[in-house]
Molecule: Bacterial large signal recognition particle RNA
Organism: Chloroflexota bacterium
RNA sequence: UCGUGCUAGACGGGGAGCUAGCGGUGCCCUGUACCCGCAAUCCGCUGUAGCGGGGUCGAACUCCCUCUAGAGGCCGGCCCUUGUUGGACUGCCUGUGUCGGGCAGCGAUGAAGGCUGGGUCCUGCGCGGCAGGAACCCGUGAACCCCGCCAGGUCCGGGAGGAAGCAACGGUAAGCGGGCAAUCCUGGGUGCCGCAGGUGCGCCUGGUCGGAGCCAGCCAGCGCAGGUAAGCAGGAAGGGCCAGGUCGAAAGGGGGUGCACGG
Numbered sequence: 001u002c003g004u005g006c007u008a009g010a011c012g013g014g015g016a017g018c019u020a021g022c023g024g025u026g027c028c029c030u031g032u033a034c035c036c037g038c039a040a041u042c043c044g045c046u047g048u049a050g051c052g053g054g055g056u057c058g059a060a061c062u063c064c065c066u067c068u069a070g071a072g073g074c075c076g077g078c079c080c081u082u083g084u085u086g087g088a089c090u091g092c093c094u095g096u097g098u099c100g101g102g103c104a105g106c107g108a109u110g111a112a113g114g115c116u117g118g119g120u121c122c123u124g125c126g127c128g129g130c131a132g133g134a135a136c137c138c139g140u141g142a143a144c145c146c147c148g149c150c151a152g153g154u155c156c157g158g159g160a161g162g163a164a165g166c167a168a169c170g171g172u173a174a175g176c177g178g179g180c181a182a183u184c185c186u187g188g189g190u191g192c193c194g195c196a197g198g199u200g201c202g203c204c205u206g207g208u209c210g211g212a213g214c215c216a217g218c219c220a221g222c223g224c225a226g227g228u229a230a231g232c233a234g235g236a237a238g239g240g241c242c243a244g245g246u247c248g249a250a251a252g253g254g255g256g257u258g259c260a261c262g263g
Stems, first nucleotide, its partner, number of pairs: 001263006009057003012030004020046005034054005063256006072247004076242007084234003088228001089231002092227007101219003105214002113209008121198006127191002130187005136179005146171003154163003
């Protein structure tokens, strides 16, 4: 150095989770790198660690170490979005009380405050008026059961005469209609009315003293009560960012590494 046959070893790896810990089945990421059986109310093992059985390759472009690298996962920090819970520290809303800063209003054609007169309020009496009624006046008004007078007619009588009496006429009762004044009765949310008494919280109005404020309607401030959940606090989901932390596949570079026989 070549050939043959073996051995070590290789025939995927990683993340999260589970676990005292390590692997596996399952999920996820890379990627193509044997087969069969066991296995998530788990299966096997005890530290470089799946167990059991078989197969292929085999000292190398396939093994080991190291460097670069960085898919992807997990953790952390910050921000955003969505939804949820909490409550009243800030904010906001409503109500109420207070104050009198601002606005508005009143006021030298006179504020506040004081004195005083009148009206308004209640009761009683009186007067007037209104309404109703009565009386009264006028008109009308009874076929008969109202009155007077009674034609005609009827009745009594020998006659003279007498009697009852319808209609008409006149009048009247009940009733109906109308009615100025004056009379009486009754009534009232009657009255710029009168008198007396009561009330005294108000309102309106007049006079006088006084000499510059009054008011509390709106806004503001302060207090109280109630509400809201925008800010605030908690945790959840999703997304983004970080020269953060951790694990880390593929890929590339470098280095290293057996045995036996024969030529």